This is a predicted structure of a 264-nucleotide RNA (Bacterial large signal recognition particle RNA) from an Anaerolineae bacterium. A source record names the gene ffs. The source organism's lineage runs through Bacteria, Bacillati, Chloroflexota and Anaerolineae. RNAcentral holds the sequence, with entries from ENA. Its Rfam family is "Bacterial large signal recognition particle RNA". Rfam describes the family as follows. The signal recognition particle (SRP) is a universally conserved ribonucleoprotein involved in the co-translational targeting of proteins to membranes. It is annotated as a non-coding RNA gene. The coordinates come from a structure-prediction model, not an experiment, and the mean pLDDT is 80.

RNA sequence: CCGUGCUAGACGGGGAACUAGCGGUGCCCUGUAACCCGCAAUCCGCUAUAGCGGGGUUGAAUUCCCAACCGAGGCCGGGCCUUGUGGGACUGCCCGGGCCAUGUGGCGUUGAGGGUCGGGUCCUGUGCGGCGGAGAACUGCGAACCCCGCCAGGUCCGGGAGGAAGCAACGGUAAGCAGCCCCCUCCGGGUGCCACAGGGCAGCCUGGCCGGAGCCGGCAGGUUCGGGUAAGCCGGAAGGUACCGGUCGAAGGCGGGUGCACGG
Numbered sequence: 001c002c003g004u005g006c007u008a009g010a011c012g013g014g015g016a017a018c019u020a021g022c023g024g025u026g027c028c029c030u031g032u033a034a035c036c037c038g039c040a041a042u043c044c045g046c047u048a049u050a051g052c053g054g055g056g057u058u059g060a061a062u063u064c065c066c067a068a069c070c071g072a073g074g075c076c077g078g079g080c081c082u083u084g085u086g087g088g089a090c091u092g093c094c095c096g097g098g099c100c101a102u103g104u105g106g107c108g109u110u111g112a113g114g115g116u117c118g119g120g121u122c123c124u125g126u127g128c129g130g131c132g133g134a135g136a137a138c139u140g141c142g143a144a145c146c147c148c149g150c151c152a153g154g155u156c157c158g159g160g161a162g163g164a165a166g167c168a169a170c171g172g173u174a175a176g177c178a179g180c181c182c183c184c185u186c187c188g189g190g191u192g193c194c195a196c197a198g199g200g201c202a203g204c205c206u207g208g209c210c211g212g213a214g215c216c217g218g219c220a221g222g223u224u225c226g227g228g229u230a231a232g233c234c235g236g237a238a239g240g241u242a243c244c245g246g247u248c249g250a251a252g253g254c255g256g257g258u259g260c261a262c263g264g
Base pairs, nucleotide, nucleotide: 001264002263003262004261005260006259009058010057011056012030013029014028015027020047021046022045023044024043035055036054037053038052039051064257065256066255069252073248074247075246076245077244078243079241080240081239082238083237085235086234087233090232091231092229093228094227095226096225097224098223099222100221102220103219104218105216106215107214114210115209116208117207118206119205120204121203122199123198124197125196126195127194128192129191131188132187133186134185135184138179139178140177141176147172148171149170155164156163157162
């Protein structure tokens, strides 16, 4: 070096998910020249030599093993976009209050703000007036009898003269009713451009005097506080993405490695 027969290995791999973890069934990617049967998601089988059981093919290399390269695809984080949700610290916007007195405006030497004396506004009492009520007074009416006067008729007493009680009518009056309500007395009040006295006087209005330059805060501005809004902003959620980083990584090409026996 050639031939024959074996053995390790191989007969797909990967991602996410599940799981304490590993592998499988199912999903997705890649790939096919890429074995067969049984088991499995309300799982199945195992335990770091991590599918199990049975059968078959191939076999030391195009097929097995290792390293780096490239890299489909998945996953994780971030960025960006959209939607809806919550917040209200900050920026913005809106509304309201306070303060400042810079601008503007107004008032002010025909005297500002301030001070002082007084008056008013407030309270109490009295007087007068007004209003209301009551009473008195006045006017009228007003009692079958139990009120008055006068008492026809009638009645009673008396021999008579005469006398007595007394109804109606008439006249009058009491209680009461009504009118009047001018005057008089008393009472009352959310009574009065009224008068007097006392009290009070914080604030406001006002007159005199002192004094001599500020005062007001409408608008603009500044500042501060409160409320609202939610565009920016902040938190978390869902979806999208051709972007960035990380991680696993099929297929592919490239490089390296790989056993035993017999015969020539």